Transfer RNA from a Candidatus Doudnabacteria bacterium, 72 nucleotides, folded computationally. Taxonomically the source falls in Candidatus Doudnaibacteriota (Bacteria, Bacteria candidate phyla). Its mean pLDDT, the model's own confidence on a scale to 100, is 81. Rfam family: tRNA. By type it is a transfer RNA.
[in-house]
RNA sequence: GCCCUCGUAGCUCAAUGGAUAGAGCAGGCCCGUCCUAAGGGCAAGAUGUAAGUUCGAUUCCUACCGAGGGCA
Numbered sequence: 001g002c003c004c005u006c007g008u009a010g011c012u013c014a015a016u017g018g019a020u021a022g023a024g025c026a027g028g029c030c031c032g033u034c035c036u037a038a039g040g041g042c043a044a045g046a047u048g049u050a051a052g053u054u055c056g057a058u059u060c061c062u063a064c065c066g067a068g069g070g071c072a
Stems, first nucleotide, its partner, number of pairs: 001071007010025004018055001028042004048064003052060001
């Protein structure tokens, strides 16, 4: 330098064009207990950046950024 794959919550993963992006763990609050724990409930929390296509984009196209791999 070229090619391929990937980028969603603090972490691990769903969602492949259509309603409010969903779950587990972690963290917070409450219940629970003499205290702690187990267990239960509640709330909060995310689409790498920009542009494009579309009535509608996490999803499709392009560029860039980042991670991994391959070739030279």